[in-house]
RNA sequence: CUCAAUGCUACGGGAGAGACUACUUAAAUGUAGCGCCGAAGGAGCAACUACCCUAGAAACUCUCAGGCAAAAGGACCGUUGCAGUAAU
Numbered sequence: 001c002u003c004a005a006u007g008c009u010a011c012g013g014g015a016g017a018g019a020c021u022a023c024u025u026a027a028a029u030g031u032a033g034c035g036c037c038g039a040a041g042g043a044g045c046a047a048c049u050a051c052c053c054u055a056g057a058a059a060c061u062c063u064c065a066g067g068c069a070a071a072a073g074g075a076c077c078g079u080u081g082c083a084g085u086a087a088u
Stems, first nucleotide, its partner, number of pairs: 006083003010079004018034001020033004035068003041064001042062003048056003
């Protein structure tokens, strides 16, 4: 100097599961009940790794939270712009 990793913005794609029942509400709103989903978030775990008393992960597991017509949200992927350090 430019640029990985990484972070943020914008745009696009983006699954799953009851428009359940009762009362109530303008309502898909609120309360209660039963049944489900996992890809916001959160939590847990390895025969693997490490500096090995211990610590560390996920799209795995749990379902606290969230969700179960549409809308919204949505891990992740692609593109764009901005920032940005390692290495060279």
The RNA shown here (Glycine riboswitch aptamer) has 88 nucleotides and comes from an uncultured Pelagibacteraceae bacterium. The coordinates come from a structure-prediction model, not an experiment, and the mean pLDDT is 80. The model forms 90% of the base pairs in the Rfam consensus.